Small-subunit ribosomal RNA from a metagenome, 1395 nucleotides, folded computationally. Rfam family: Bacterial small subunit ribosomal RNA. Rfam links the family to the GO terms ribosome and structural constituent of ribosome.
RNA sequence: CUACCUAUCAGCGGGGGACAACAAGAAGAAAUUUUUGCUAAUACCGCAUACGUUAAGUAAUUUUGAAAGUAACUUAAGAAAGAUGGCCUCUCCUUGGAAGCUAUCACUGAUAGAGGAGCCUGCGCACCAUUAGCUUGUUGGUAGGGUAAUGGCCUACCAAGGCUGUGAUGGUUAGCUGGUCUGAGAGGAUGAUCAGCCACACUGGAACUGAGACACGGUCCAGACUCCUACGGGAGGCAGCAGUAGGGAAUAUUGCGCAAUGGGCGAAAGCCUGACGCAGCAAUGCCGCAUGAGUGAGGAAGGCCUUCGGGUUGUAAAACUCUGUUAGAAGGGAAAAAUUGUAGGUGGGCCAAUACCCCACUUGCUUGAUGGUACCUUCAGAGGAAGCACCGGCUAACUUCGUGCCAGCAGCCGCGGUAAGACGAAGGGUGCAAGCGUUGUUCGGAUUUAUUGGGCGUAAAGCGCGCGCAGGCGGAUGCGUAAGUCAGGUGUGAAAUCUCGGGGCUCAACCUCGAAACUGCGCCUGAAACUGUGCAUCUAGAAUACUGGAGGGGGAAGGGGAAUUUCGCAUGUAGGGGUAAAAUCCGUAGGAUGCGAAGGAACACCAGAGGCGAAGGCGCCUUCCUGGACAGUUAUUGACGCUGAGGCGCGAAAGCGUGGGGAGCAAACAGGAUUAGAUACCCUGGUAGUCCACGCCGUAACCGAUGAGAACUAGAUGUGGCGGGUAUUGACCCCUGCCGCGUUAAAGCUAACGCAUUAAGUUCUCCGCCUGGGGAGUACGGUCGCAAGACUAAAACUCAAAGGAAUUGACGGGGGCCCGCACAAGCGGUGGAUUAUGUGGUUUAAUUCGAAGAUACGCGAAAAACCUUACCUAGGCUUGACAUCCAUAGAAUCCUCUAGAGAUAGAGGAGUGCUCUUCGGAGAAUUAUGAGACAGGCGCUGCAUGGCCGUCGUCAGCUCGUGUUGUGAAAUGUUGGGUUAAGUCUCGCAACGAGCGCAACCCCUAUCUUUAGUUGCCAGCAUUUAGUUGGGCACUCUAAAGAGACUGCCUGGGUUAACCAGGAGGAAGGUGGGGAUGACGUCAGGUCCUCAUGGCCCUUAUGCCUAGGGCUACACACGUAAUACAAUGGUCGGUACAGAGGGACGCCAACUCGCGAGGGGGAGCAAAUCUCAAAAAGCCGAUCUCAGUCCGGAUUGGAGUCUGCAACUCGACUCCAUGAAGUUGGGAUCGCUAGUAAUCGUGGAUCAGCAUGCCACGGUGAAUACGUUCCCGGGCCUUGUACACACCGCCCGUCACACCAUGGGAGUUGGCUUUACCUGAAGCCGUGGCUCUAACCUUUUGGGGGAGAGCGUCUACGGUCGGGCCGAUGACUGGGGUGAAGUCGUAACAAGGUA
Repeated sequence: CUACCUAUCAGCGGGGGACAACAAGAAGAAAUUUUUGCUAAUACCGCAUACGUUAAGUAAUUUUGAAAGUAACUUAAGAAAGAUGGCCUCUCCUUGGAAGCUAUCACUGAUAGAGGAGCCUGCGCACCAUUAGCUUGUUGGUAGGGUAAUGGCCUACCAAGGCUGUGAUGGUUAGCUGGUCUGAGAGGAUGAUCAGCCACACUGGAACUGAGACACGGUCCAGACUCCUACGGGAGGCAGCAGUAGGGAAUAUUGCGCAAUGGGCGAAAGCCUGACGCAGCAAUGCCGCAUGAGUGAGGAAGGCCUUCGGGUUGUAAAACUCUGUUAGAAGGGAAAAAUUGUAGGUGGGCCAAUACCCCACUUGCUUGAUGGUACCUUCAGAGGAAGCACCGGCUAACUUCGUGCCAGCAGCCGCGGUAAGACGAAGGGUGCAAGCGUUGUUCGGAUUUAUUGGGCGUAAAGCGCGCGCAGGCGGAUGCGUAAGUCAGGUGUGAAAUCUCGGGGCUCAACCUCGAAACUGCGCCUGAAACUGUGCAUCUAGAAUACUGGAGGGGGAAGGGGAAUUUCGCAUGUAGGGGUAAAAUCCGUAGGAUGCGAAGGAACACCAGAGGCGAAGGCGCCUUCCUGGACAGUUAUUGACGCUGAGGCGCGAAAGCGUGGGGAGCAAACAGGAUUAGAUACCCUGGUAGUCCACGCCGUAACCGAUGAGAACUAGAUGUGGCGGGUAUUGACCCCUGCCGCGUUAAAGCUAACGCAUUAAGUUCUCCGCCUGGGGAGUACGGUCGCAAGACUAAAACUCAAAGGAAUUGACGGGGGCCCGCACAAGCGGUGGAUUAUGUGGUUUAAUUCGAAGAUACGCGAAAAACCUUACCUAGGCUUGACAUCCAUAGAAUCCUCUAGAGAUAGAGGAGUGCUCUUCGGAGAAUUAUGAGACAGGCGCUGCAUGGCCGUCGUCAGCUCGUGUUGUGAAAUGUUGGGUUAAGUCUCGCAACGAGCGCAACCCCUAUCUUUAGUUGCCAGCAUUUAGUUGGGCACUCUAAAGAGACUGCCUGGGUUAACCAGGAGGAAGGUGGGGAUGACGUCAGGUCCUCAUGGCCCUUAUGCCUAGGGCUACACACGUAAUACAAUGGUCGGUACAGAGGGACGCCAACUCGCGAGGGGGAGCAAAUCUCAAAAAGCCGAUCUCAGUCCGGAUUGGAGUCUGCAACUCGACUCCAUGAAGUUGGGAUCGCUAGUAAUCGUGGAUCAGCAUGCCACGGUGAAUACGUUCCCGGGCCUUGUACACACCGCCCGUCACACCAUGGGAGUUGGCUUUACCUGAAGCCGUGGCUCUAACCUUUUGGGGGAGAGCGUCUACGGUCGGGCCGAUGACUGGGGUGAAGUCGUAACAAGGUA
């Protein structure tokens, strides 16, 4: 302010002029416009009247307050309209009607209410400070205008104000709320549906009308777009309901109805209503229901798996017996309806009236879009109705096949490289279910922004330190107050939602009623402990005064000696200097030495875990100026205090500017070394600089990696300063108080390490800082600086970690202790030669395969001519060379011939057996043929495996139980003192025990005894060529049983121990010597070609048979051996002594032949008897005399022997001849410590034959070991570690290449915004010269009023010059990140090889 509504008061008198529609014309394509003429009103306009209305004026009383002017009074101004129904009481005509009356509705003025609206105000309302200053109508005043109304809302004038670190201004983002989702809550996120408010209606501007709009379905203008057009001009605005197109990951019907609810108009009937009620579409969500129930084991078939037995799908199915939701068919069938209207009835009101009308109640009739829907009954019938995801862990659920780091999966960890529970499929299972899974988003878990409810020594994190404004916090007592605080009451906190209790749809979802709640805010009353505040007081905090001593505290001036360097002089003469070693360098123009001078810088000893300072920092002596702390004692002030964002100051070294100074040292630089290189480490020089004055810089691992202040909480001990006591009366020592600086340690804390009255303990106050690693303390922006740069400080992108402390290992160019043929000391070799053999390589049809540092290479192989043999070529076979099963036939078997390289093929001959018998036959064994199951594979995988083996290493270690300690990983034991070959033993010890290893037990050997003497032996007796024979068993020997050695004994050492050293005795002495024996484990060590075996592969071949070839090749390289190079030897002759073995398809004697290999021969022997068998080196004698030889024997020629079907490829040996290299071996490297090395021969296995290899045997028989510094390997303890695939580890930076995001960049381009200016549509307002003009007034000229046009202010769009911010893009350029095996070095981790 307020139309409609309600209540109250008052009124509704009397007039006037027009204009639509309409008619006639005109213009236009149309939209529409225009001229003339007629007419009504509740349309319009005067007049009258009027209140408590409005305006102006006067203005009492009472008051803290009505002043935005009250009571009262005066003046002026301001209204209206009728319509419909009924009636005759009053008046007129008079049946009846009207001026009249009456009822209802309308109209006018005023007041009040209700509801609505405008305005004002407190509080609240996102992020960025890399936005810090903003503002001129701005802030206020006066006057005016404007509005319904306040106000710079607008205008003129005046003043210079206003806002801001409690965040102004700017930028970005966003409708707000009730609520919703989540959360235990506090919070966090959000604002769909529903409800309240705001804003908007094609974009921008503007007003008109109206109670209300600056108006979604009104007007005007400008702009963009679409449409119509006769090109002149016009029309439009779905962010209403449907619908179309487009966009998009994505969102519905151009449906029915006003029956209900609600709204507008109307007196009402009624009309309008895409509000609304319904229906349609979409599993979009929530809820409910069904897809069947019972019985049913031969546990069917099929599928899948399988250890092939079975298991599982699975009572699941089938089958039998039932039920009947839903869908289907048939029939019945609601509620939602209350009204209104109409026709009656009853009562009341109005009135002159029992008419009429109105109100209330009541009876009948009338109204359904949904919809024949919900619901009910009957019929038939298990009939039509289950999917999706997952199954490695988190996380419920497991197997097979396929694939083979491929294809793929993946939320995180991660899976896949031939046995994938992780990929794909199948079977099975698990979870949810008409849904399931994925994606996106929010909260939670996350105490991971921490108010509830975190931290800052080392994990991220204390400003380098102080002074100090604001702010925060603040000692004791009393009185007051009541802001905070607390209590009660009251108002409000819309409804819906949420919660609880009821009710209604069959239940539920849903709807509904009631309660509670809405944790908030306002007001009133009260309390006064605490905080605040006001007043007063106090002295314990703080400060001041006085006395005293300590101190490298600061500033300035002066002084001092030692040393270095340079210079001068003297003396005197050749090196000096430097290093791991050298060189550059200095030096005969004079080093070293002495004396003197100059100059600069720093101040030895004292010196200390000591002192001072806020920190940085401060060290010769004296003086002056000056700050702080401490102790003591009394006095004074009276909370004056603590902290401290911004701010201000100080702040090592280096660096910068100006001017000095410059001895030594010394970046840069030069030279010399080192090195692969050496822009380094080392050396020789050397300039800035280091020093002084003044001015900047403002950073450090400015560290106690620990902010400042205050209080409290066991001790012990040292030290600096001051004091008190005691005591000698001198200093110490001792007790004690305060203030500093240290060490150790309890409670407590800590992830641990550790801290611990100087806290990292228990608390309070204030400040600073942190929030995964990298990018990055970087970019951009800003501030500071002369510069260097400092301060402030991101993002994109990228990773699944980065990090701390501690543990166990491993490692170290860390430390300590100890061992080993590890080094050293020795002896002999290898590496050079020739040959043998193995390997690599090459070659080849094939040169089969494996072994690869040590731990492959004379290895598998203890025997490759065929065979072996696995390889190649060629010829053959296909149930097979071999095993089992079936059928048929024949027993088996043996012999001969032909073809062929052979396998094989063909032909012929001999010959029938054993067991049982019912006399038919059957069986065993074997052969042949046939069919298929199957055989077969030295094919692959030793990284799928078993077994076996190598190696560390015969090293002394590796573990466990219980207990104890630690949050834990783990530790202890097992470490420590000794000792040992030994984790061997001993002592000690929070450990006590035990196991596997060590040792011992076993075997051989060394001594002795007993027993037993043949094939062995022979002292004595006899005998012989001969232990040959008799005899004997003493000895040797053989082979069985024992003894012996145990630190048992002595001395010394040691801890009275363990044990060690020496000695005695003894055959042997400290494990007597040797062997066997190999802990837990390591090397994905070796072997699928010994064997076994999973999986895969081949099946007329990757299987099998056969012949020939190959494994034996040959420019070369390596390993292991043999033989040599000679005189310690070769050759010839003579002669002596072993042990251990082998022997019947064998060893083979005597004898004999051959130069010889060997041949003949045949005795003996299944072996202490026979035989191989001669041992050789040795010894004796002879010869050779230092040469490529009388060394050496390769190679080659010839001739033979033996084995064997067969010596060509490809055997061994013999004889004759030939006579190569080689004259002791570079760098390097191997073995061995005593019966060993070296040297000499012998035997055996394999084997037809073939050894320089291998295994074993004896003969002769040394040297050396000071010792543990070094090399290698190992053990124990300790230390460091960024290693854990464990140093063959880890890891850094440049460069090159690819990709990604980003900064700069001449510029180009877009958006937003803005100062100034130009233009200025429509429109409001102003103006009043001009034009036109019904009502009213008029003196009829005109006036008043109105309209138009013009002009002006404001102003939208538009335009111009410039500025700011943000984005996109840009040749080129900077760094960053990521990437498979790239290049160069090796910076860091160990003393990381220069900490």